RNA sequence: AGAGUUUGAUCCUGGCUCAGAGUGAACGUUGGCGGCGUGCCUAACACAUGCAAGUCGAACGAGAGACUCGCUGCAAUCUCGGGUAAAGUGGCGAACGGGUGAGUAACACGUGAGUAAUCUGCCCUCGAGUGAGGAAUAACCCCGCGAAAGUGGGGCUAAUACCGCAUAAUGCUCUGGAGCAUAAGCUUUCAGAGUUAAAGCCUGGGACCUUCAGGCCUGGCGCUUGAGGAUGAGCUUGCGUCCUAUUAGCUUGUUGGUAGGGUAAUGGCCUACCAAGGUUAUGAUGGGUAGCCGGCCUGAGAGGGUGUACGGCCACACUGGAACUGGGACACGGUCCAGACUCCUACGGGAGGCAGCAGUGAGGAAUUUUGCGCAAUGGGCGAAAGCCUGACGCAGCGACGCCGCGUGGAGGAUGAAGGCUUUCGGGUUGUAAACUCCUGUCAGAGGUGAAGAAAACCCCCCGGCUAAUAGCGGCGGGUCUUGACGGUAACCUCAGAGGAAGCCCCGGCUAACUACGUGCCAGCAGCCGCGGUAAUACGUAGGGGGCAAACGUUGCUCGGAAUUACUGGGCGUAAAGGGUGUGUAGGCGGCUGAGCAAGUCAAGGAUGAAAUCCCGGGGCUCAACUCCGGAAUUGUCCUUGAAACUGUUCAGCUUGAGGCCAGUUGAGGGGAGCGGAAUUCCCAAUGUAGCGGUGAAAUGCGUAGAUAUUGGGAGGAACACCAGUGGCGAAGGCGGCUCCCUGGACCGGUACUGACGCUGAGGUGCGAAAGCGUGGGUAGCAAACAGGAUUAGAUACCCUGGUAGUCCACGCCGUAAACGAUGGGCACUAGGUGCAGCGGGUGUCGACCCCUGCUGUGCCGAAGUUAACGCAUUAAGUGCCCCGCCUGGGGAGUACGGUCGCAAGGCUGAAACUCAAAGGAAUUGACGGGGGCCCGCACAAGCGGUGGAGCAUGUGGUUUAAUUCGAUGCAACGCGAGGAACCUUACCUGGGUUUGAACUGCGGGGGGCCGUCACAGAGAUGUGACCUUCCCUUCGGGGACUCCCGUAGAGGUGCUGCAUGGCUGUCGUCAGCUCGUGCCGUGAGGUGUUGGGUUAAGUCCCGCAACGAGCGCAACCCCUGCCCCUAGUUACCAGCGGUUCGGCCGGGGACUUUAGGGGGACUGCCGGCGACAAGCCGGAGGAAGGUGGGGAUGACGUCAAGUCAUCAUGGCCUUUAUGUCCAGGGCGACACACGUGCUACAAUGGGCGGUACAAAGGGUCGCGAAACCGUGAGGUGGAGCCAAUCCCAAAAAACCGUCCUCAGUUCGGAUUGCAGUCUGCAACUCGACUGCAUGAAGUUGGAAUCGCUAGUAAUCGCGUAUCAGAACGACGCGGUGAAUACGUUCCCGGGCCUUGUACACACCGCCCGUCACAUCACGAAAGUCGGUUGCACCAGAAGCCAGUGGGCCAACCUUCGGGGGGCAGCUGUCGAAAGGUGUGAUCGGUGAUUGGGGGUGAAGUCGUAACAAGGUA
Repeated sequence: AGAGUUUGAUCCUGGCUCAGAGUGAACGUUGGCGGCGUGCCUAACACAUGCAAGUCGAACGAGAGACUCGCUGCAAUCUCGGGUAAAGUGGCGAACGGGUGAGUAACACGUGAGUAAUCUGCCCUCGAGUGAGGAAUAACCCCGCGAAAGUGGGGCUAAUACCGCAUAAUGCUCUGGAGCAUAAGCUUUCAGAGUUAAAGCCUGGGACCUUCAGGCCUGGCGCUUGAGGAUGAGCUUGCGUCCUAUUAGCUUGUUGGUAGGGUAAUGGCCUACCAAGGUUAUGAUGGGUAGCCGGCCUGAGAGGGUGUACGGCCACACUGGAACUGGGACACGGUCCAGACUCCUACGGGAGGCAGCAGUGAGGAAUUUUGCGCAAUGGGCGAAAGCCUGACGCAGCGACGCCGCGUGGAGGAUGAAGGCUUUCGGGUUGUAAACUCCUGUCAGAGGUGAAGAAAACCCCCCGGCUAAUAGCGGCGGGUCUUGACGGUAACCUCAGAGGAAGCCCCGGCUAACUACGUGCCAGCAGCCGCGGUAAUACGUAGGGGGCAAACGUUGCUCGGAAUUACUGGGCGUAAAGGGUGUGUAGGCGGCUGAGCAAGUCAAGGAUGAAAUCCCGGGGCUCAACUCCGGAAUUGUCCUUGAAACUGUUCAGCUUGAGGCCAGUUGAGGGGAGCGGAAUUCCCAAUGUAGCGGUGAAAUGCGUAGAUAUUGGGAGGAACACCAGUGGCGAAGGCGGCUCCCUGGACCGGUACUGACGCUGAGGUGCGAAAGCGUGGGUAGCAAACAGGAUUAGAUACCCUGGUAGUCCACGCCGUAAACGAUGGGCACUAGGUGCAGCGGGUGUCGACCCCUGCUGUGCCGAAGUUAACGCAUUAAGUGCCCCGCCUGGGGAGUACGGUCGCAAGGCUGAAACUCAAAGGAAUUGACGGGGGCCCGCACAAGCGGUGGAGCAUGUGGUUUAAUUCGAUGCAACGCGAGGAACCUUACCUGGGUUUGAACUGCGGGGGGCCGUCACAGAGAUGUGACCUUCCCUUCGGGGACUCCCGUAGAGGUGCUGCAUGGCUGUCGUCAGCUCGUGCCGUGAGGUGUUGGGUUAAGUCCCGCAACGAGCGCAACCCCUGCCCCUAGUUACCAGCGGUUCGGCCGGGGACUUUAGGGGGACUGCCGGCGACAAGCCGGAGGAAGGUGGGGAUGACGUCAAGUCAUCAUGGCCUUUAUGUCCAGGGCGACACACGUGCUACAAUGGGCGGUACAAAGGGUCGCGAAACCGUGAGGUGGAGCCAAUCCCAAAAAACCGUCCUCAGUUCGGAUUGCAGUCUGCAACUCGACUGCAUGAAGUUGGAAUCGCUAGUAAUCGCGUAUCAGAACGACGCGGUGAAUACGUUCCCGGGCCUUGUACACACCGCCCGUCACAUCACGAAAGUCGGUUGCACCAGAAGCCAGUGGGCCAACCUUCGGGGGGCAGCUGUCGAAAGGUGUGAUCGGUGAUUGGGGGUGAAGUCGUAACAAGGUA
């Protein structure tokens, strides 16, 4: 510090997710030791039991039956005295310490200040005092009541308990003076008057007195009073302190005053009266949530989150209320009352409060021992000893956290075994182990054994107070003791590698890979995503990576996230500018001078507790931990100073703003009036059969006279041309003409005002269309509606009609893609060029033009900016000010609430749930019922077919035991198959066989193998007979060969062409596809390859940020067309000779031809066009002319195209079978459907007869001549030929002659019968051919569809491969030999450029809505249940206060009667919770139903809305 994820790819926006750190944690697996920490986050739920606050006998009385000491006594259960225990009076403490976080949004907390408005026990300092009396009461005793808790009456008694009196101040009250001050006031050792107190104790000492108890003196402790301090507390106050406006108003003791009361003290704190205030958009009031802080976690920081442990403050103590005591409480382990709950009960009554420490139950994912000790620290009491102390110190439990240590170290390669894997060679685990040599931490055993302890008490010494060698406190010394932890830490010794390693992960992010199993199953998953037979992603194993006594998971927080942006974001198109003005609060604000000093800055001071963090150092062996010191504590306050900037006050200025004067433009607004054109309607006229409408029609109108034409009239609405990216307005918007009223802007001038400005939350005005209300109006147009068409349907598009509405007046509504999708203002930052308005200058007679200023409005562009597109002085650039708005998509602008509206609806505006994206711009493709250019038998123009018939053949389907398998739009279907009777053959039935029919190796055994024959059998096969070898030899045997057994392994046309190689089809012989370097772009990518021409062509030329290159095109290759050369046998024969008349012979080498080599054609030449190019057109010459014709040749790629059945091959499956052998059957079936062909339907023909002319092939397991036989297929025959020699071999159409004369025929030949031929082991299923006989359909073929552009189509025959035989197919060959092409609108396919796109599996794409089903969350809902709360009323415990007090009473006074004073009781105000009644508000739960919608889902139904002009933008 970033990464993954939207796309085919890219950049951006944007969300989601991950890596980090942390935790009072929990869960899973695992678990050796120690140290230090830490441990109910949930039920402030309920609690059994024990303990957690007592102490003082030196305040007091009494005092045990138990114990102890002493005295007396002989003794005793005796007496007396002292002490103790347990109680009581009294004092102090119990308000601390400890717990918890329910409540609390508050002066509760934090921080700073104030108290001149206060209190403060114990403690410290200083001053003064402590005199003299009195009356009671517990305990105790007696008598009662009660189950108990407890309580009543009588009697006795003490005090440091209680009550008078005395004394007294610098206390308090009042009056006066002085000083100070910030308002009430404060201060004062000023003066005066009045008033208020106490308690004693001592086991300290001591001359003196003594009744021997003591007194007295002194000292100590205590008590009273005053002043001060310290500490603690109360109160007030500035600032800070969560969410919600879907809470906007709240308040009557409320706000203030006066008087009084109350308090320690201010104060409406309380009461009476008076006034009517107070608070709030800087968020009152209400609702929700929450103890606050130091700190802690995170973060670079700013921030964000948090408030466990430790520390400070607050609040609470079963719930609610109340007071008492006290210095302090409205009191956790006190009291009273009410309530709920629990317990006891004799039913009459009582008792209790773990949010103290342990512990229990419950709740929960989850949180410990009913331990030890007061040894230390601290606290209470005490003079002290001491007692008490679940504070605390320790121990226990828990890997809950942090830290430390260990589980060994070194050597050790036959790289052991085993595991895993493998290409079988090996690799890996792995120096790992074994083995050798060591060490001894921890744990274990034995032993030694701390520190934490210093004291107090007591003794001694010194000096201080003192009369004092008492006493007190202080320095020093000494004696005696005191340890829960704990025989712990530490150390020593002993033995022995011995007892001690797991968890997670290994597709990317993210370090780490293989095998097997599984087969969209089981499962994984933080995100993206894995799994459908080769899974590095599931499970297991091996190996590896990470961390380690832990490791993972889950939850939560911060970070990453600049994803709430103060630091540090945005708003044209991604989410986001308010529809637009005006203006309130607020924010911000020109130039100069002076003052002030709030902000600001500087210096100093106070505070910012300690702990924590950081730095330095110290102590535990280190560390964690801890101690000391420092720094820091970014904050607040005070004092002093500065005065630039902000602010403020004062004084000015003119440039911002405004005003004044003189002009200008304009569909700016409102009102009134006027005008012409057109539509429609009405009247009249002319006139006749149609009009109208559409893609085509129909509905409709018209013979009752339409449309058309003419004249006249009515009425409403809108204003052609001008008209313009022209004008005006804030926006919406504004368009005939005239008048009236009225707003704004601009230009020019100016001697005025003097910052008066900008923006603008709320508020308020305006605000298209549609819509609403009332009343008018209505020509045209036109939702709804009706009809006609279209269509599968057509509730649409089109047509004919047509009502609201559109128009006017008044009033609502308040929304729009209200858009420049761009808020307003000011300033600055190159230009160029239009238009509009008003000026200036030059020039001119003048206009126009030209130069120039301001304003407005456009276009193009620099810098800059932007994700890009783009924007660019009219900014989306650079700055400042103000406002509005955004924070992933969906749910949703929905629900609920509020508010506005007559309604429709508007404004405000969520959540649950769900997704891993949704999006912007640009790129490359693909596509378009987008565009442009171009090509192709693509269409058109032609010729001939197919589709109809019969047959052949292939396919589908069906059938079958099997009808083997594959090929399936073009690009499967006379295809694999170039040839199924057996074989082939893969299928079926049946019969056999199992190392096998074929192959390789090893081990063992036997023997020849081969060949021949016989028998059984359908055959395979089985049985038997005959025959019998070669090489080497050490003579044992071995080898080749063969049989049997065993083993490794064979075999498979079994599966997967979606695991593959190879081969092939197709787009397409289309002209394309790319690369290097450079350049452009953030990038995908572009450029080049686009453009202008041209071509069959990315062919060539020109231009150009491109320059070159590659694969394709073309050429090179083959055949063919012309010529030449060479060579003539088996081919040829012009001339010569011969001839049996046959190139037959001699001969020839001319010709044809054969097959080798060469030439020829290149737009080379001429003319025109073109750009002076490429090239095109025409011409000449030429056998051939612009590629002469044909072939071979197939770029990058596409279709998961085809083939595992040609072959090869991974994986899987099979192994007495899915292998293999054999016989028979099937592949040939047949209601049908389709493809491809053949033959026809006839006269351009058919039959018969005659007569010509090819090319290319094939031939020895062959072609097979002549001749003969047969009607024929064919047979006999065998010459010749291994071929330019012989044979197949007859070419056929054509031509000549003749018959047929338009008919189911002398067309056509299917089918069938009979008889044959040939091949073959064998023609039944199931061959071809022949003869005779038979003579079907068919008379030119619907919709539709195919081929072909010249030696082509059409037509005619010939040959070959395969092959025993079996072509109408396939592949070749030649013969005869046309027609047509205007042209590129349309159909199909293709190429290039461009455009749109929501497509990229790429239009066979994408995608929307209803309905149906399942499921989830939510809304509404008659109601119903509960929480909180307001108001009114009823009633009102305890208690304080007040009143009363007839009952009762010790202290003081008394004249003894009583008084003063007090208590009980009673009454009253107040009075909470709870209670009750009534009525509201608010929140939540639940709810039949819902004609509520939404999300998700394998994807079902209906349509096709959107994306291309998406087929109606």
A computed fold for a 1513-nucleotide RNA from an uncultured bacterium, annotated as small-subunit ribosomal RNA. Model confidence (mean pLDDT): 83 of 100.